Model confidence (mean pLDDT): 81 of 100. Large-subunit ribosomal RNA, domain V from Candidatus Hodgkinia cicadicola, 587 nucleotides, folded computationally. The RNAcentral record of the full RNA draws on SILVA. Rfam family: Bacterial large subunit ribosomal RNA. Taxonomically the source falls in Candidatus Hodgkinia (Bacteria, Pseudomonadati, Pseudomonadota, Hyphomicrobiales).

[in-house]
Context: one part of a larger RNA
C1' cells in the first nucleotide's frame, strides 16, 4: 500500500413515514348556533272518516201581531193611499199616582192602583184632515211560530277507541281470532290541505390583498408627488378628496375688474365700512379636494330667455374586451344678439354599476284558425353602499387538540445563510468631576468601527420530514484572560488594590429552590472566565419543560370550542453498508 477482525457512533444534510406544525385547496369529514335553505316531530285550524234527541244563543226566509214616523204654520210627533159622519164609554171616559220601552227631550205607546161620567171629530190655520172608526201599503224596532244554518254547554249509541276482570266458542297451552259485559266517545285517532314552531336531521355557505397567516387596514372613482422632461408605469410607498351640488352656479347679449398695499374718515381696533392712489395675475374668485387654467376674461354685475333641445354624426384620443372621451357639420323647431355668432348644460378633470328579472309611461310592430286580448318587442323612465364597486344565487355563519386528502421549503415555526437595526466590544473628541490637574480614575453630548454571541429583518437549501429546551455523557477550537505566569502606569509607603499591555501551557466548585438556561441563597476556592461548536452532543442517554389524544379552574365564546394562562396523566424505534475514529492481525 492492499485485506481482515473486534470495537466506537461524529458525518453519509443516514434509514423509517409522499411532515401530523404552518400555509395553500373556490378540497373532504364531523361537531356548534340567534348562518341560508329545507325538513321530521310538535301545536293550531278547516274537511273527511261523523251520527241521534232535546235546549239555549245569532243570522236568514216567510207567516202572524204589536209599536214606530215632529221642515214651517198649526191647539198638536199629520209617514202614505181608501172608504165613513160619527165614533169609544158602568165590560168603567176625563183628571191623580206608580212601574216599563220609544224619543227630535216636547211628548208618544203599555200595564198597575185610585176614580166616578166623560171623552175624541165636524169649525179657523194646512199643498193634503182627523189616531172618531175601518180596510191596504212603505220604513224601523220588537214579539211570536215554523224553516234552514251557524255557534254554545250538555245527553245518548251506533261509527271509532281502549283496557283487562269475568263468561262463552274457535286445534284456544300462553299468544291470537269471534260474541257478550265494562269504559271513552262522535271527542280521540287516522287521512288531506294550510299557518306557526322547528339544530331532531339534511345540504351547502362562512372572499380577496398581505414581506407566512391570523388581528388590524384596504377593496371602485377624482388630484398631486413618487415617475427617470411623450405616453404609461409597482408597493400595506407620500399626501388629500368623492358617492353631490345648481332652475341658477344654465343660455345669450351688454357692462365691469379682483386680491393687497400707502393715506384719509364718528363709534372703528391688527381685522367690519367709505373715499383717493399704486395695482406686476400674485396670497383673489371660478359651489366643494388637488392640479392644470382664465383678467379679451372661464371672475363680477344686468336684461331677455330655457339648446340642462329632437333626428343623426365625417374623423379622431383612449384602448385587451367591454367600457369611456372630445367632435366639425346636415335636418327640424327654437334662444339671445343690429349683425357677425353663440347656443346639444356647467372653466377642465370626481359625484357611479354590465347583463338579467320587474315597475310605469308611449308606441303606425308582433299577436299560435280568424277578430280581439293576454302576453312580448321597440322607445323613454324607474328599481343596486350588487362599496368584496368587471357585479357567483333570490337566498348562507362559525368550530375542530378527534381529524383526513391533495400540495407547498411559491409561505411561517427549529437550524443554517445574507443583513447588522438592535445587542456585545472597541475606539475619536474632551465639556466635565478628580481639592489644584482632561485622560490614576470616571467621563456627558457627539462621531468612527470590529463581532457574528442577543432581539430582530429577508424567506435563499431543506416541508416524498434537517427531531425541539434543559439536565447527563463526551469533549475540540476562539481569547474580548476568572486563577495562575511577565510587565507599563497609578491619585503604587508597605500590604491589599485600580487601570492597561503580552500570555491560551495547565486549571476552572459542591449543595438547596426552580423543568430550567439564567438567577438568587449557602459553604468552600488561586479561581468558580466568556464565546463557538446545528443555542456541540436523542442511529450516546433521559423526557422535567414544550407541543397531539384524556380530564379540571379562571377567562372568553350563545354553544361547538378556545387561551406564549394554570394544573394532573400521557408509546423516545434502528443488528452499521461507506467515509472517519480506537484497537489487533496477515500480505
Nucleotide at each position: 500500500c492492499c485485506c481482515g477482525c473486534g470495537g466506537c457512533a461524529a458525518g453519509a444534510c443516514g434509514g423509517a413515514a409522499a411532515g401530523a406544525c404552518c400555509c395553500c385547496g373556490u378540497g373532504c369529514a364531523c361537531c356548534u348556533u340567534u348562518a341560508c335553505u329545507g325538513c321530521a316531530a310538535c301545536c293550531u285550524u278547516g274537511c273527511a272518516u261523523u251520527g241521534g234527541c232535546g235546549g239555549c244563543g245569532a243570522c236568514c226566509a216567510a207567516u202572524g201581531c204589536c209599536g214606530c214616523g215632529c221642515a214651517u204654520a198649526g191647539c198638536g210627533u199629520a209617514a202614505g193611499c181608501g172608504g165613513c159622519a160619527g165614533g169609544c164609554g158602568a165590560c168603567g171616559a176625563a183628571c191623580c199616582u206608580c212601574c216599563c220601552g220609544c224619543c227630535u227631550c216636547g211628548g208618544c205607546g203599555g200595564g198597575g192602583g185610585a176614580g166616578g161620567a166623560g171623552c175624541c171629530a165636524a169649525c179657523a190655520a194646512u199643498g193634503a184632515a182627523a189616531c172618531a172608526c175601518c180596510g191596504c201599503u212603505c220604513c224601523c224596532a220588537g214579539c211570536a211560530u215554523u224553516g234552514g244554518c251557524c255557534g254554545c254547554a250538555a245527553c245518548c249509541u251506533c261509527a271509532u277507541c281502549g283496557g283487562g276482570g269475568g263468561a262463552g266458542g274457535g286445534u284456544c297451552a300462553a299468544c291470537c281470532c269471534c260474541u257478550c259485559c265494562c269504559g271513552a266517545a262522535a271527542c280521540a285517532g287516522c287521512g288531506c290541505a294550510a299557518g306557526g314552531c322547528g339544530g331532531c336531521c339534511a345540504g351547502u355557505u362562512u372572499g380577496a390583498c398581505u414581506g407566512g397567516g391570523g388581528c388590524g387596514g384596504u377593496c371602485g372613482c377624482c388630484u398631486c408627488c413618487c415617475a427617470a422632461a411623450a405616453c404609461g408605469u409597482a408597493a400595506c410607498g407620500g399626501a388629500g378628496g368623492c358617492g353631490u351640488g345648481c332652475a341658477a352656479a344654465g343660455g345669450u347679449a351688454a357692462g365691469c375688474u379682483c386680491a393687497a398695499a400707502c393715506c384719509g374718515g364718528u363709534u372703528u381696533g391688527g381685522a367690519a365700512c367709505c373715499g383717493u392712489u399704486u395695482g406686476u395675475u400674485g396670497a383673489a374668485g371660478c359651489g366643494c379636494a388637488a392640479u392644470g387654467g382664465c383678467a379679451c376674461a372661464u371672475g363680477c354685475u344686468u336684461g331677455c330667455c330655457c339648446g340642462a333641445c329632437u333626428g343623426c354624426g365625417a374623423g379622431a384620443c383612449c384602448c385587451a374586451c367591454a367600457c369611456g372621451u372630445c367632435g366639425a357639420g346636415c335636418a327640424g323647431a327654437g334662444a339671445c344678439g343690429a349683425a357677425a355668432g353663440u347656443c346639444g348644460g356647467c372653466c377642465a378633470u370626481a359625484g357611479u354599476g354590465a347583463c338579467c328579472c320587474g315597475g310605469u309611461g308611449g308606441u303606425u310592430c308582433c299577436a299560435a284558425g280568424u277578430g280581439g286580448a293576454a302576453g312580448g318587442g321597440c322607445c323613454a323612465u324607474c328599481g343596486a353602499u350588487c362599496a368584496a364597486c368587471g357585479g357567483a344565487c333570490a337566498a348562507a355563519a362559525g368550530g375542530u387538540a378527534c381529524g383526513c386528502c391533495g400540495g407547498g421549503g411559491a409561505u411561517a415555526a427549529c437550524a443554517g445563510g445574507c443583513u447588522a437595526a438592535u445587542a456585545g466590544c472597541u475606539c475619536c473628541c474632551g465639556a466635565g468631576a478628580g481639592c489644584a490637574c482632561u485622560c490614576a480614575u470616571c467621563g456627558a453630548c457627539g462621531g468612527a468601527g470590529c463581532u457574528g454571541u442577543u432581539u430582530g429583518g429577508c424567506a435563499c437549501c431543506u416541508c416524498g420530514a434537517u427531531g425541539u429546551c434543559g439536565a447527563c455523557u463526551c469533549a475540540c477550537c476562539g481569547c474580548a484572560u476568572c486563577c495562575u505566569g511577565g510587565g507599563a502606569c497609578u491619585g503604587a509607603a508597605g500590604a491589599a488594590g485600580g487601570c492597561c499591555c503580552c500570555a491560551a501551557g495547565g486549571g476552572u466548585a459542591u449543595g438547596g429552590c426552580u423543568g430550567u438556561u439564567c438567577g438568587c441563597c449557602a459553604u468552600u476556592u488561586a479561581a468558580a472566565g466568556c464565546g463557538g461548536u446545528a443555542c456541540g452532543u436523542g442511529a450516546g442517554u433521559u423526557g422535567g419543560g414544550u407541543u397531539c389524544a384524556g380530564a379540571a379552574c379562571g377567562u372568553c365564546g350563545c354553544a361547538a370550542g378556545a387561551c406564549a394562562g394554570u394544573u394532573c396523566g400521557g408509546u423516545c424505534c434502528c443488528u452499521a453498508u461507506c467515509u472517519g475514529c480506537c484497537g489487533u492481525g496477515g500480505g